[in-house]
RNA sequence: GAGCGUCUUCGGGGCAAGGUGAGCCCGCGUGAGCGGGUGUUUCCUGACCGGCGGUAAAGCCCGCGACUGGCACGCUGUUCCUGCGUGCCACUGACACGGUUCGAUUCCGUGGCCGACAGUCAAGUCUGGAUAGAAGAAGAUGCGU
Numbered sequence: 001g002a003g004c005g006u007c008u009u010c011g012g013g014g015c016a017a018g019g020u021g022a023g024c025c026c027g028c029g030u031g032a033g034c035g036g037g038u039g040u041u042u043c044c045u046g047a048c049c050g051g052c053g054g055u056a057a058a059g060c061c062c063g064c065g066a067c068u069g070g071c072a073c074g075c076u077g078u079u080c081c082u083g084c085g086u087g088c089c090a091c092u093g094a095c096a097c098g099g100u101u102c103g104a105u106u107c108c109g110u111g112g113c114c115g116a117c118a119g120u121c122a123a124g125u126c127u128g129g130a131u132a133g134a135a136g137a138a139g140a141u142g143c144g145u
Base pairs, nucleotide, nucleotide: 001145003143004142005141006140007139008138009137010136015046017045018044019043021121023038024037025036026035027034028033047125048124049115050114051064052063053062054061059113060112068090069089070088071087072086073085074084075083095111096110097109098108099107117128118127119126
């Protein structure tokens, strides 16, 4: 010091802002309707957030993971259904210009754009799967030479 294992820890963030509607509630009215309250998803304005590896530092380049779907195998159950795990495939949003530089869609400036599934009024920000899991990161330790 190459390598091969084992174990431990860590490993996703952000408006319930203002205005305005739908709906709902209360009061008044013969009625049309009026007034007030509520209304966090509609619409408008503004705000905020950005997993992992690569690379000149990345939400928008390349790749990975997770989510979702299909197929196969295994386990549980065991009539079936269901659930869990592994592998493969598919799906999976978004950037331009200028500047600096050997090198930048990553830095600086400017102007843009994106955001799974279920619930609920149609949600990147609420609730939920998820105190989960994972790409990976850090460390410890054994073998071995």
Model confidence (mean pLDDT): 78 of 100. A computed fold for a 145-nucleotide RNA from a Verrucomicrobiota bacterium, annotated as FMN riboswitch aptamer (RFN element). It matches the Rfam family "FMN riboswitch aptamer (RFN element)". Gene Ontology term of the family: FMN binding. The source organism's lineage runs through Bacteria, Pseudomonadati and Verrucomicrobiota.